RNA sequence: UCUUCAGGGCAGGGCGCAAUUCCCGACCGGCAGUUAUAGUCUGCGAGCUCUUUUCCGCAUUUUAUGAGCAUGAUGAGGUGCAAUUCCUCAACCGAUAGUAUAGUCUAGAUGAAAGAAGA
Numbered sequence: 001u002c003u004u005c006a007g008g009g010c011a012g013g014g015c016g017c018a019a020u021u022c023c024c025g026a027c028c029g030g031c032a033g034u035u036a037u038a039g040u041c042u043g044c045g046a047g048c049u050c051u052u053u054u055c056c057g058c059a060u061u062u063u064a065u066g067a068g069c070a071u072g073a074u075g076a077g078g079u080g081c082a083a084u085u086c087c088u089c090a091a092c093c094g095a096u097a098g099u100a101u102a103g104u105c106u107a108g109a110u111g112a113a114a115g116a117a118g119a
Base pairs, nucleotide, nucleotide: 001119002118003117004116005115012024013023014022026104027103028094029093030044031043032042033041039092040091047069048068049067050066052064074090075089076088077087078086096107097106098105
């Protein structure tokens, strides 16, 4: 430098004109690091707005830089040299827009990207 890859999940039931959105209940867990395996530790990625810049006749779109906003959540016990990472128990968290109020549906997204592998 190029190529490829890079997110999972409401079964069953209740109320209702209408909800996979409410209620009971069910289910899911990106990337790197860490003496030992992590949704909850540390750091990173995904969203939105704006400045400058590239492209352009202008606008939209596009490239790059910078700034701002947003950026969640765990305890107890056990084993052990060592674990908020394993085992047991009990908790908690989850962007934006749409729609009967959404971590799980639909949409931006056949996108972008932390990063991984290969040449």